[in-house]
Context: one part of a larger RNA
RNA sequence: AUCUAAUCAAGGGAAUUCGGCAAAUUAGCUCUGUCUCUUCGGUUUAAGGAGUCCCUGCGAUUGUAUGCUUGACAUGCGAUUACAGGGUGCAAUAACAAAGGAAAUCCGACUGUUUAAUAAAAACUUAACUAACUGCGAGCCUGCAAAGGUGUGUAUAGUUAGUGACGUCUGCCCAGUGCCAGUACUUGAAAGUUCGUUUCAACGGACCUAAGAGCUGGUAAACGGCGGGAAUAACUAUAAUUCUCUUAAGGUAACGAAAUGCCUUGCCGUUUGAAUGACGGCCUGCAUGAAUGGCGUAACGAGAUUUCCACUGUCCCUGGUUAGAGUCC
Numbered sequence: 001a002u003c004u005a006a007u008c009a010a011g012g013g014a015a016u017u018c019g020g021c022a023a024a025u026u027a028g029c030u031c032u033g034u035c036u037c038u039u040c041g042g043u044u045u046a047a048g049g050a051g052u053c054c055c056u057g058c059g060a061u062u063g064u065a066u067g068c069u070u071g072a073c074a075u076g077c078g079a080u081u082a083c084a085g086g087g088u089g090c091a092a093u094a095a096c097a098a099a100g101g102a103a104a105u106c107c108g109a110c111u112g113u114u115u116a117a118u119a120a121a122a123a124c125u126u127a128a129c130u131a132a133c134u135g136c137g138a139g140c141c142u143g144c145a146a147a148g149g150u151g152u153g154u155a156u157a158g159u160u161a162g163u164g165a166c167g168u169c170u171g172c173c174c175a176g177u178g179c180c181a182g183u184a185c186u187u188g189a190a191a192g193u194u195c196g197u198u199u200c201a202a203c204g205g206a207c208c209u210a211a212g213a214g215c216u217g218g219u220a221a222a223c224g225g226c227g228g229g230a231a232u233a234a235c236u237a238u239a240a241u242u243c244u245c246u247u248a249a250g251g252u253a254a255c256g257a258a259a260u261g262c263c264u265u266g267c268c269g270u271u272u273g274a275a276u277g278a279c280g281g282c283c284u285g286c287a288u289g290a291a292u293g294g295c296g297u298a299a300c301g302a303g304a305u306u307u308c309c310a311c312u313g314u315c316c317c318u319g320g321u322u323a324g325a326g327u328c329c
Base pairs, nucleotide, nucleotide: 002325003324004323005322006321007320008319009318011316012315015314020311028052029051030050031049032048037042039165053087054086055085056084057083059081060080061079062078063077064076065075066074067073068071088092100309101308102307103306104305105304106303107301108300112124113123128163129162130161131160132159133158134157139150140149141148142147166296167295168294169293171226172225173224176223177222178219179218180217181216182215185214186213187212192207193206194205195204196203227245228244229243230242231241254288255285266282267281268280269279270278271277
């Protein structure tokens, strides 16, 4: 020289960068003031602003002691505090300690949990909602069994499964697969009965017949699924309308270039000097969609994304200082 850890930096102030990563800013207490949204609880320390040390004066409230004589008086020693004047310093929460803030969108309601040692999250959980099984010697689980757990509980209970606060809703399809129920009839093994054959055994036929299956129904907050082609309105375009093929039914409400959109950097507007970004619209949804939940949502978040203010050595553009490593002697 360089590196590591600090620290300072004129002017500019994110021009750096995938990205303000890192650093800087802010910070305590008192007073003031506080939008929007809201589940009216919050948001909130919102934001923003002022003060903060020492001396003096004059008040207020109050603890305690004493005194005079009883007054919410006086004096002494304290505590808290308002106002006014003056003083020092660059600076008075002078050190330490000690929030940067605001706006918007997505996801998840929240607190909580997790990959000990590359992932803390939008994943898991959760309260809440729904369905199924179960009347107790139950159901479910462990065990070959005896037995045991749930439980010395009893349907406001227990087990299993799905969704996941709250608000608003949760459409159509039971053809397939599954589950449940029914079943005159058909099928349906061995055993049993009976007949034939036969010396016996074996064999063959018939009758009877369980579960199951066929058959008939139900069930989607069960697994799941939810079309195509033509024509049509007095400019054009579009198609409320009509026709047709076809299905179990043909995607309803809501949302929508979305954590889902290929084409795609879709088109329009706002934001920028300039935007494959962000937000708001549009709908032509390759391939959204309703408890495999749809759409909203205050509060919350070491979650993802965008913008603004403040701030800064991130940068323009590097330099100085301190300590250590290191180099050289």

Annotation
The prediction has a mean pLDDT of 85. A computed fold for a 329-nucleotide part of an RNA from a marine sediment metagenome, annotated as large-subunit ribosomal RNA, domain IV. The RNAcentral record of the full RNA draws on MGnify. Rfam family: Bacterial large subunit ribosomal RNA.